[in-house]
The prediction has a mean pLDDT of 82. The RNA shown here (transfer RNA) has 71 nucleotides and comes from an Alphaproteobacteria bacterium. Taxonomically the source falls in Alphaproteobacteria (Bacteria, Pseudomonadati, Pseudomonadota). Rfam family: tRNA. The family's RNA type in Rfam is transfer RNA.
């Protein structure tokens, strides 16, 4: 310098253009003499920037980050 994956809550990780799910962990509550374990319930997310569509997390362009190969 070229190329090629990847990016989604605090962390991981799913979804075939039509309500963004799920587990962990945080909070609150039941349950229990306490804790612990179990139950229910709450917050919280699409790397940015454009573009095609009624309609994008998905598709396309560009750009940043990480890794990987070439040079």
């Nucleotide at each position: 310098g070229c190329g090629g994956c990847u990016g989604u809550g605090g962390u991981g990780u799913a979804g075939u253009g039509g309500u963004a799910g799920c587990a962990c962990a945080a909070g609150a509550g039941c349950c229990u003499u306490c804790c612990a374990a179990g139950c229910u319930c709450u917050u919280a997310g699409g790397g940015c920037c454009a573009g095609u569509u009624c309609g994008a997390g998905u598709c396309u362009g560009g750009u940043c980050a990480g890794c990987c190969g070439c040079u």